[in-house]
Context: one part of a larger RNA
RNA sequence: UGACGGGGCCCCGCACAAGCAGCGGAGCGUGUGGUUUAAUUCGAUGUUACACGAAGAACCUUACCAAGGUUUGACAUGCAAGUGGUAGGAAGCCGAAAGGCCUACGACCCUUCGGGGAGCUUGCACAGGUGCUGCAUGGCUGUCGUCAGCUCGUGUCGUGAGAUGUUCGGUUAAGUCCGCUAACGAGCGCAACCCUCGCUGUGUGUUAUAUGUGUCACAUGGGACUGCCGGUCUUAAGCCGGAGGAAGGUGGGGAUGACGUCAAGUCAGCAUGGCCUUUAUAUCUUGGGCUACACACACGCUACAAUGGCCAACACAAUAGGUUGCUAAGCCGCGAGGUGGAGCCAAUCCAUAAAGUUGGUCUCAGUUCAGAUUGUAGGCUGCAACUCGCCUGCAUGAAGACGGAGUUGCUAGUAACCGCAGGUCAGCUAUACUGCGGUGAAUACGUUCCCGGGGCUA
Numbered sequence: 001u002g003a004c005g006g007g008g009c010c011c012c013g014c015a016c017a018a019g020c021a022g023c024g025g026a027g028c029g030u031g032u033g034g035u036u037u038a039a040u041u042c043g044a045u046g047u048u049a050c051a052c053g054a055a056g057a058a059c060c061u062u063a064c065c066a067a068g069g070u071u072u073g074a075c076a077u078g079c080a081a082g083u084g085g086u087a088g089g090a091a092g093c094c095g096a097a098a099g100g101c102c103u104a105c106g107a108c109c110c111u112u113c114g115g116g117g118a119g120c121u122u123g124c125a126c127a128g129g130u131g132c133u134g135c136a137u138g139g140c141u142g143u144c145g146u147c148a149g150c151u152c153g154u155g156u157c158g159u160g161a162g163a164u165g166u167u168c169g170g171u172u173a174a175g176u177c178c179g180c181u182a183a184c185g186a187g188c189g190c191a192a193c194c195c196u197c198g199c200u201g202u203g204u205g206u207u208a209u210a211u212g213u214g215u216c217a218c219a220u221g222g223g224a225c226u227g228c229c230g231g232u233c234u235u236a237a238g239c240c241g242g243a244g245g246a247a248g249g250u251g252g253g254g255a256u257g258a259c260g261u262c263a264a265g266u267c268a269g270c271a272u273g274g275c276c277u278u279u280a281u282a283u284c285u286u287g288g289g290c291u292a293c294a295c296a297c298a299c300g301c302u303a304c305a306a307u308g309g310c311c312a313a314c315a316c317a318a319u320a321g322g323u324u325g326c327u328a329a330g331c332c333g334c335g336a337g338g339u340g341g342a343g344c345c346a347a348u349c350c351a352u353a354a355a356g357u358u359g360g361u362c363u364c365a366g367u368u369c370a371g372a373u374u375g376u377a378g379g380c381u382g383c384a385a386c387u388c389g390c391c392u393g394c395a396u397g398a399a400g401a402c403g404g405a406g407u408u409g410c411u412a413g414u415a416a417c418c419g420c421a422g423g424u425c426a427g428c429u430a431u432a433c434u435g436c437g438g439u440g441a442a443u444a445c446g447u448u449c450c451c452g453g454g455g456c457u458a
Base pairs, nucleotide, nucleotide: 007457008456009455010454011453012452013451015447016446019410020409021408022407023406026302027301028300029299030298031297032296033295034293035292042053043052064288065287066286067285068284069283070282073126077125078124079123080122081121082120083119088105092101093100094099108117109116110115128277129276131275132274133273137271138270139266140265141264142262144260149188150187151186152185153184154183155164156163157162168179169178170177194254195253196252197251199222200221201220202219203218204217205216225248228242229241230240231239232238304403308362309361310360311359312358313357314356321350322349325344326343330339331338332337369400374395375394376393377392378391379390380389416439417438418437419436420435421434422433
């Protein structure tokens, strides 16, 4: 100078408290540990790993295992030599394929007709490596933390390390601002500038719309600044109340992450030093595995019902996507689906929102709750659904009576409940993730305590 303390003082945060909904018990989905295995590829491991890399493992992916092949190689560049029935290659044989053997046919460009290029073969340099080291690294990322801090120049003080400034009194979300002041200034952060939502002017408008038109779309402006009034305060910064206003004191949300910390994470996204490997740690193929299962943990979904289940009728969205794509009407099927082909390169066409409302039924029960599991009959994608896909009909109907200790999220259009869309994608294990709208609360006395953070201090 820092760091730490079950030292002190001040302050903040869904940190506690006050509330609401959960998790922890059940079944299932997914991830991890462990165990097993020929292999169950690898990484991530308190907070900051565990629906994480993976925005999608049947083959492929795929890195793992078994078996079968290849060796200048699946891929790149250069050099040398060879090569004209050459490169390619229908058919045939072995084979699971890869690959190997054999063979009918049979090329291209330039040309000075010597040949050269391309291709192929051989040889040499080399290729290749998801092999090791994230404790050799770049880049990127997490975390403290969107916390309010981290520093510098000159000056001054101190023998010096250093201090001061940055402390103090107020104030703020804020080292925000004001006042004081041996300090005066400055930089990176804060804030603002950027995007979006809410109000509004103008312009334009196709497909929107009842052809009027604006509540829609796009573009470009305005508007909010403690600006005005009152009170309070140090005539300060500010704070409290009010007016006007669509919006009021940072209006809501986003993007934005200082100096640094954790030798944090990543050599498997990429790049890269060193080491290792080179008939194998490279590469190709078939099959298997990543999907195993006594168990343990994590994140979720569905329930345990009457604020409900089932049946019928009726109503209202917003994102976003679509050409080997979205797919309408009609017809067939109980249904998944099939057929069909209109429209749409899309404000034009494609898509039933669901909770909800109305009526009926069930009457508290392991039930007309719940739906696991299993049998069977089908449908779809795809060379191929056995290992190991999804969906549908019928049958079957398990555990489950609101969950111990403990623990999580959330302060408003939020929580909770409800559905919809998208990416990845042939198909899907999505209950995940990223968004979108619909309905729409309760509570906050307060800062003693738990956790984390900031400042001053003996």
A computed fold for a 458-nucleotide part of an RNA from an uncultured bacterium, annotated as small-subunit ribosomal RNA, 3' major domain. The RNAcentral record of the full RNA draws on SILVA. Rfam family: Bacterial small subunit ribosomal RNA. Its family is annotated with structural constituent of ribosome and ribosome in the Gene Ontology.